Overview: This is a predicted structure of a 539-nucleotide part of an RNA (small-subunit ribosomal RNA, 5' domain) from a metagenome. Its mean pLDDT, the model's own confidence on a scale to 100, is 83.
[in-house]
Context: one part of a larger RNA
RNA sequence: GAGCGAAUGUUGGCGGCGUGGAUGAGGCAUGCAAGUCGUACGUGAAAGUCUUCGGACGAGUAAAGUGGCGAAAGGGUGAGUAACACGUAAUCAACUUACCCUCGAGACGGGGAUAACCGCUGGAAACGGCGGCUAAUACCCGAUGCCGAUAUGUGAUCGCAUGGUCGUAUAUCGAAACGGUGGGGAUCCUACGGGACCUGCUGCUUGAGGAGGGGGUUGCGUCCUGUCAGCUUGUUGGUGAGGUAAAAGCUCACCAAGGCUAAGACGGGUAGCCGGUCUGAGAGGAUGAUCGGCCACACUGGGACUGAGACACUGCCCAGACUCCUACGGGAGGCUGCAGUCGAGAAUCUUCCGCAAUGGACGAAAGUCUGACGGAGCGACGCCGCGUGAAGGAUGAAGGCCCUCGGGUUGUAAACUUCUGUCAGAGUUCAAAGAAACGGCAUUCAAUAACAUUGGGUGCCUUGACAUCAGGCUCAAAGGAAGCACCGGCUAACUCUGUGCCAGCAGCCGCGGUAAUACAGAGGGUGCAAACAUUGCUC
Repeated sequence: GAGCGAAUGUUGGCGGCGUGGAUGAGGCAUGCAAGUCGUACGUGAAAGUCUUCGGACGAGUAAAGUGGCGAAAGGGUGAGUAACACGUAAUCAACUUACCCUCGAGACGGGGAUAACCGCUGGAAACGGCGGCUAAUACCCGAUGCCGAUAUGUGAUCGCAUGGUCGUAUAUCGAAACGGUGGGGAUCCUACGGGACCUGCUGCUUGAGGAGGGGGUUGCGUCCUGUCAGCUUGUUGGUGAGGUAAAAGCUCACCAAGGCUAAGACGGGUAGCCGGUCUGAGAGGAUGAUCGGCCACACUGGGACUGAGACACUGCCCAGACUCCUACGGGAGGCUGCAGUCGAGAAUCUUCCGCAAUGGACGAAAGUCUGACGGAGCGACGCCGCGUGAAGGAUGAAGGCCCUCGGGUUGUAAACUUCUGUCAGAGUUCAAAGAAACGGCAUUCAAUAACAUUGGGUGCCUUGACAUCAGGCUCAAAGGAAGCACCGGCUAACUCUGUGCCAGCAGCCGCGGUAAUACAGAGGGUGCAAACAUUGCUC
């Protein structure tokens, strides 16, 4: 000199854009943060109103349940981790992938349950138990097998050691929901509701490929410490078995005795890593807030279940600490989500608005949910912009300060005159952009038997939290808006008074013991300016 997620002191007008728990990964009241689908399924109220007192409407609505998808994302934090965790470059001839896209093939025949519900019943509660009824795209059995898996044999071709790819033969094994919804009209059936039949959309099964995602392995890079020098027994390798989506001591039995290490093993300390950020001419040094990628964690420790995916932040089980309820038998909980609270701290915000936009989950869709997100609020915390007036104005007024008492200075500064009107204020007015869609209606084109349906186009309608914003116009008025540090040298800026090695100052040198430009006050000056100065930290 530059910088900061800063803090402190004094001061403080406005706006824009950013940014804000760095400490106790300490404890948490309260509310919200993950649901959705009736075009998968069976059930199915009440209040209220009407009443001919039978009932009807409410309403097949609300609601709970079965089932599907999601809940593994999004959001938070950095405790742990010195490690294939991260970065980078390779590699899997050792793997996996729900939803999405492309292509091929298929969906036949049956069955038994169960929740909801009803009845009985246990418990203070949380939550159950027994019996009975019922449905499915829930569950199960059988059939078929384009095809796939495994085993054995064989042909071609290729390679990188094991082998890979393509074909072929045999054996064994392996599916499904003709479900949901819309349209059609010739024939058939019909309990007259409809069904068979044809067809659109969607869903189901199986296989091949793709996209994006995930898993494994490896080279190199990645802090301090030798006052840590030896470390290791599943340890290093082999055979066999188990296990996994998959290679592997990943695990186990047996066998061998190996493996690592001053190019720092092992131990100890510290630490999430990177893109980046700060500084610097660069090399380098420091750092890893906000934003983006990866990893790890979710009260502490352990475990698995479900699932395409977790060993799962707002799932389950066990143990522990803590808090709460209890009828003492037993139960409930987990803000390192958004707000908020206590504590500790030098120190870090609203228990706000909205799903209008973007994105996500579910749904055919309408739509529902979304503390992601979009916004508003608070804080000079930072950066940037604007203002606090402009021009004229000398008897150089008064007052202050200094004085050699002549005067000098504050100082064109003020007063005064003439103007201007940013911002703040008051009133009024218009409403841009963020809105594109989806959907509805109309119309048209293509597919089609079809004006059904699907896809494309055009026109109209509909949707704004922010927002009583911003912007425009009018009004009034210089009116409401300047401080902070410093003035001995470094270092821009000087005098007086007080004090008298006292009180005090100080970054370094050093000032102060009676003329202090260094302390304190005043006048004056210098530097920055809605800030200024100090402290801390980095280069």